Predicted 3D model of a 171-nucleotide RNA (Lysine riboswitch aptamer) from Pseudoflavonifractor sp. An176.

RNA sequence: ACCACUGAUAGAGGCGCGGUGCCAAUGGGUGCCCCACACAAGCCUGGAAGGGCGUGGGGUGCGAGGUGUCACCGCCGAAGGGCAAAGGGGCUUCCACCCGCUUUGUGCCUGGGUCGUCGGGAAAUACCCGGCGGACUGUCACACCCCCUGGUGUGAAGCGCUAUCAUGGCA
Repeated sequence: ACCACUGAUAGAGGCGCGGUGCCAAUGGGUGCCCCACACAAGCCUGGAAGGGCGUGGGGUGCGAGGUGUCACCGCCGAAGGGCAAAGGGGCUUCCACCCGCUUUGUGCCUGGGUCGUCGGGAAAUACCCGGCGGACUGUCACACCCCCUGGUGUGAAGCGCUAUCAUGGCA
């Protein structure tokens, strides 16, 4: 120099990922509340009990979650999802069901963003999540072109790739 199913550190992929904060739109002239006239025996997941409320008209009039710009912070399995456990929420209690939230665990899945479509969440056309598909993109392997710092095609997956150091092997 080279090799390694070894370890550590540092990096790369770009509309890259996530968090926090101010402001803004949406939510919404909606819920709650008030008035008084008319009408109704309906509504709050199912059952039992309780509690609260209705519809039309008029008046006043929110918030939260989710989202966006900007700023700052942490980062490149960033992060997201599935599953499991615990907690608490959807008017109260018990049982059941469904949905969503927080924390922890889990090499179960996903390289990345994007577009389309189907499904779920959400007040929703926003947005988020998942399945499938398209082109694009990054990495590596193989094959060919070619002589270059590259190009084309096929395939694989982040448990990857690149660089450096250490350890071991070998000359």
Lineage of the source: Bacteria > Bacillati > Eubacteriales > Oscillospiraceae > Pseudoflavonifractor. The prediction has a mean pLDDT of 84. The model forms 100% of the base pairs in the Rfam consensus. RNAcentral holds the sequence, with entries from Rfam. Rfam family: Lysine riboswitch aptamer. About the family: Riboswitches are metabolite binding domains within certain messenger RNAs that serve as precision sensors for their corresponding targets. Allosteric rearrangement of mRNA structure is mediated by ligand binding, and this results in modulation of gene expression. This family includes riboswitches that sense lysine in a number of genes involved in lysine metabolism, including lysC. Gene Ontology term of the family: lysine biosynthetic process.